RNA sequence: ACUCUUAAAUGGCAAACCCGAUGAAAGUCGGGGACGCAAAGUCAGGAGUCUAAAUAUAUAUUAAAAUUGCUAAAGCAAUGUAUAUAAUGAUCGUCCGACUGCAAAA
Repeated sequence: ACUCUUAAAUGGCAAACCCGAUGAAAGUCGGGGACGCAAAGUCAGGAGUCUAAAUAUAUAUUAAAAUUGCUAAAGCAAUGUAUAUAAUGAUCGUCCGACUGCAAAA
């Protein structure tokens, strides 16, 4: 000097919950508050997990109202409504990885 480990010391961060803001939501931000954390510092690169407004696909429905298209008419179809799937959203206090970092006994 570097790496592993974590006794000591200086400190650091801040779960749940509450209040406010924001978002369709998951969540995020600020204040209070401490469950815990040696990287619970930073980064969405890989995986997992969460959400589904818009959009896309599929299924069901046509009950009410309205609109559009086709039809000689009856009527049919689409829009609508509901459900499911899918991140371009989120999560680094889920894991892996990358970068950076305080202290020093054994």
This is a predicted structure of a 106-nucleotide RNA (c-di-GMP-I riboswitch aptamer) from a Clostridiaceae bacterium. Of the family's consensus pairs, 95% are formed in the model. The sequence was found by an Rfam model in a public genome assembly.